[in-house]
RNA sequence: GCGGACGGCCGGAUGACCGCGCUCCGCCAGGGGUGAGGAAAGUCCGGACUCCAUGAGGCAACGGUGCCGGGUAACGCCCGGCCGGGGCAACCCGAGGGAAAGCGCCACAGAGAUCAGACCGCCUCCCGGCGCGUCCGGGCGGCAAGGGUGAAACGGUGGGGUAAGAGCCCACCGCGGACCGGGCAACCGGGACGGCACGGCAAGCCCCACCGGGAGCAAUGCCGCAUAGGGGCCUCGCGCGGAUGCCUGCCUGCAGGCCCGCAGGGACGCUUCAGCCCGAGAGGCCCGGGUUGGCAGCACGAGCCCGCCGGCAACGGCGGGCCCAGAUGAAUGGUCAUCGCCGGGGGCGACCCCGGAACAGAAUCCGGCUUACAGGCCGUCCGCGCAG
Numbered sequence: 001g002c003g004g005a006c007g008g009c010c011g012g013a014u015g016a017c018c019g020c021g022c023u024c025c026g027c028c029a030g031g032g033g034u035g036a037g038g039a040a041a042g043u044c045c046g047g048a049c050u051c052c053a054u055g056a057g058g059c060a061a062c063g064g065u066g067c068c069g070g071g072u073a074a075c076g077c078c079c080g081g082c083c084g085g086g087g088c089a090a091c092c093c094g095a096g097g098g099a100a101a102g103c104g105c106c107a108c109a110g111a112g113a114u115c116a117g118a119c120c121g122c123c124u125c126c127c128g129g130c131g132c133g134u135c136c137g138g139g140c141g142g143c144a145a146g147g148g149u150g151a152a153a154c155g156g157u158g159g160g161g162u163a164a165g166a167g168c169c170c171a172c173c174g175c176g177g178a179c180c181g182g183g184c185a186a187c188c189g190g191g192a193c194g195g196c197a198c199g200g201c202a203a204g205c206c207c208c209a210c211c212g213g214g215a216g217c218a219a220u221g222c223c224g225c226a227u228a229g230g231g232g233c234c235u236c237g238c239g240c241g242g243a244u245g246c247c248u249g250c251c252u253g254c255a256g257g258c259c260c261g262c263a264g265g266g267a268c269g270c271u272u273c274a275g276c277c278c279g280a281g282a283g284g285c286c287c288g289g290g291u292u293g294g295c296a297g298c299a300c301g302a303g304c305c306c307g308c309c310g311g312c313a314a315c316g317g318c319g320g321g322c323c324c325a326g327a328u329g330a331a332u333g334g335u336c337a338u339c340g341c342c343g344g345g346g347g348c349g350a351c352c353c354c355g356g357a358a359c360a361g362a363a364u365c366c367g368g369c370u371u372a373c374a375g376g377c378c379g380u381c382c383g384c385g386c387a388g
Base pairs, nucleotide, nucleotide: 001384002383003382004381005380006379007378008377009376010375012339013338014337015336016335017334018333020035021034022033023032024031025030037359041370042369044368045367046366047365048364049216050215051214052213054274055273056272057271058270059269062212063211064210065209066208067081068080069079070078071077082096083094084093085092086091097207098206102205103204104201105200106199119147120146121143122142123141125139126138127137128136129135130133155173156172157171158170159169160168174196175194176193179190180189181188182187220296221295222294223293230287231286232285233284234283235282236281239262240261241260242259245258246257247256248255249254250253264278265277266276303322304321305320306319307318308317309316310315341356342355343354344353345352346351
């Protein structure tokens, strides 16, 4: 210098005038303060909070997650590592548990696709033929090396062996279950043994482990206004005992009530326990009518900034400082000036003129992920070339 990989940041600045929301001061007039984002977006995950449905446990169903360790309030997020794949490298990508629990599937092509198989082939022997050959045809058998199909053909390469072949034998590689060593673990390394038995798909069902109740701030609570008189369906219930009790009634031992005990009933899959409710009612589901005003929820929070310490890191701890939008048909805008940035033009030059500036925009809040983004800045690293 060229090409590339990764990470982080900014995303106009200052001032004046007019206007808008919120808030503070003021009797008023008026004045002061403050006012979008890195994604406020998609609403895809995880929570806080609130109600439904009183708490705890078990089972089933359904949904989700899925190498290992760590971080976190939690996560499908983040960090570190392992394995596999790509790249010369920096680095990037991976729905990455289980296929010897079971079921299912494996298109096309092909003889055969998992109880393997024999299309072309290879070989001993036998028979026949003549052109008498390293020949041709047929048959009983033995094979699967070579060819061919395919994404995949019941281990691969080489050697021995054989009539031809074959883990038939051997070496190396792969595979398998143990063993030894290292590591918290995923996993890695090693020597011996076995002798090939065990193809792929779990992003088809399934199995295993772990996690998960539902609805959402138009949640929900209070005030005001309005209505009121509501309607329908379903489930389970009207039990037993009480010597002495208490009350009422009368026909003097019965009825009703109170009280006590035991069973029974009730709650959105089933169930256990605790608690609560019921004594003629308790509970569940649905429909209709009214109000669409105000306040709370709702702006101090898993908060932001700086420093130190621990940790490879994600992150955690400690100390100090700061207060940072709150609307509800919903504010956050416009104009001008100066400067800065980019493009074009002019001028020898100082400089001047014209034009441009992205994606977007709060609505209960927080942690992530993903997507959009004109232009620009910084840092670390890799490869190649040149010069010293």
This is a predicted structure of a 388-nucleotide RNA (Bacterial RNase P class A) from a Pseudomonadota bacterium. Lineage of the source: Bacteria > Pseudomonadati > Pseudomonadota. A source record names the gene rnpB. Rfam family: Bacterial RNase P class A. From the family's description: Ribonuclease P (RNase P) is a ubiquitous endoribonuclease, found in archaea, bacteria and eukarya as well as chloroplasts and mitochondria. Its mean pLDDT, the model's own confidence on a scale to 100, is 77.